Transfer RNA from a Bacteroidales bacterium, 73 nucleotides, folded computationally. The coordinates come from a structure-prediction model, not an experiment, and the mean pLDDT is 80. Its Rfam family is "tRNA". Rfam classes the family as a transfer RNA.

RNA sequence: GGGGAUUUAGCUCAGUUGGUCAGAGUAUGUGACUCGCAGUCACAAGACAAGGGUUCGACUCCCUUAAUCUCCA
Repeated sequence: GGGGAUUUAGCUCAGUUGGUCAGAGUAUGUGACUCGCAGUCACAAGACAAGGGUUCGACUCCCUUAAUCUCCA
């Protein structure tokens, strides 16, 4: 320098043909059980890398940028 992949919650990951409120595990906070720790259960809070475009409507399609990983030279 060129090709490919990835970016969604604090962390690890799903997300179907573009359409209803974007989910799970774990972690965190609160409450209950327990003498207490641990543990279990319930509830709560928490996110679409940035910008632009297409569309009635975008996490999803297109373009640019950024970061990470990988292959070729």